[in-house]
SAM riboswitch aptamer (S box leader) from uncultured Streptomyces sp., 149 nucleotides, folded computationally. It matches the Rfam family "SAM riboswitch aptamer (S box leader)". Rfam's curators write: The SAM riboswitch is found upstream of a number of genes which code for proteins involved in methionine or cysteine biosynthesis in Gram-positive bacteria. NCBI's taxonomy places the organism under Bacteria, Bacillati, Kitasatosporales, Streptomycetaceae, Streptomyces. Its mean pLDDT, the model's own confidence on a scale to 100, is 80.

């Protein structure tokens, strides 16, 4: 850089000692009944992984037909296939959807990503209408996390 998901889940010890919720501001929390950090245990979850089953599509398969090689005098046979057409799920690869597993690589175990901040529609209010402030609801962006590539 791309991409998925981000309102669910899941705490005890020891060692430490005031900060912690990513950044900046602004609300809210959470901490001496013990924060950050760091070690042990110990669970959560299903992203990678893995069974299984449908559904779809292909550079899969079957089957016509064109074509081409060989044989053959021809009728046919064989093989072959980047065309064209119909079908299927035997076999291959892949997507998705649903449902199981959990040994491994990671990853989490307050409060939604703790909540806002930018944008836009809607609805309430103000000094009487395209505007502006302000509170509310809802879409989306931004940044951030975490995988996966």
């Nucleotide at each position: 850089c791309u991409c998925a998901u981000c309102c669910a889940g899941a705490g005890g010890g020891g060692c430490a000692g005031a900060g912690g919720g990513a950044u900046a501001c602004g609300g809210c929390c959470c901490g001496u009944u013990g924060a950050a950090g760091c070690c042990c245990c110990g669970g959560c979850a299903a992203c990678c992984c893995u069974c299984c089953a449908g559904u779809c599509g292909g550079u899969u398969c079957u089957c016509g037909u064109a074509c081409g090689a060989c044989g053959u005098c021809c009728a046919c046979g064989u093989c072959g296939c980047a065309g064209c057409g119909a079908g299927g799920c035997u076999c291959c690869c892949g997507a998705c959807u649903a449902g199981g597993g959990a040994a491994g690589g990671u990853g989490c175990c307050a409060a939604a990503u703790c909540c806002g901040u930018c944008u836009c529609a809607c609805g309430g209010c103000g000094a009487a209408g395209u505007g502006c402030g302000u509170c509310g609801u809802g879409a989306g962006g931004a940044a951030g996390a975490u995988g996966a590539g």
Annotation:
Of the family's consensus pairs, 97% are formed in the model.